c-di-GMP-I riboswitch aptamer from Sulfurovum sp., 91 nucleotides, folded computationally. The sequence was found by an Rfam model in a public genome assembly. Its mean pLDDT, the model's own confidence on a scale to 100, is 80.
RNA sequence: AAAUACACAAGCUAAACCUAUCGUGAGGUGGGGACAGAAAGCUAUGGGUCUUUUUGUAUCCAAGAUAUUAAAAGAUCGCCAAGUUGCCUAU
Numbered sequence: 001a002a003a004u005a006c007a008c009a010a011g012c013u014a015a016a017c018c019u020a021u022c023g024u025g026a027g028g029u030g031g032g033g034a035c036a037g038a039a040a041g042c043u044a045u046g047g048g049u050c051u052u053u054u055u056g057u058a059u060c061c062a063a064g065a066u067a068u069u070a071a072a073a074g075a076u077c078g079c080c081a082a083g084u085u086g087c088c089u090a091u
Stems, first nucleotide, its partner, number of pairs: 003091003012037002017032006035078001041084003045081003048076007056068005
């Protein structure tokens, strides 16, 4: 320097849930809390999923509601892949 392994040791992060707050919403942030994680660090780059708005179609059909196609704008790195950075121990 590189690769592999493991939550052995020392550390790290923090799911669900509760609470405060921001947002139309998906969801974000702070505190509590631990399901789990060898990158559960970072980047929305490619997919997936979700939200909002617009549009066409179909069904119910009064208003409207539901499903679905397309477009735009967002969200989700703890959905997958990719890029990038990196700690300890052992081999």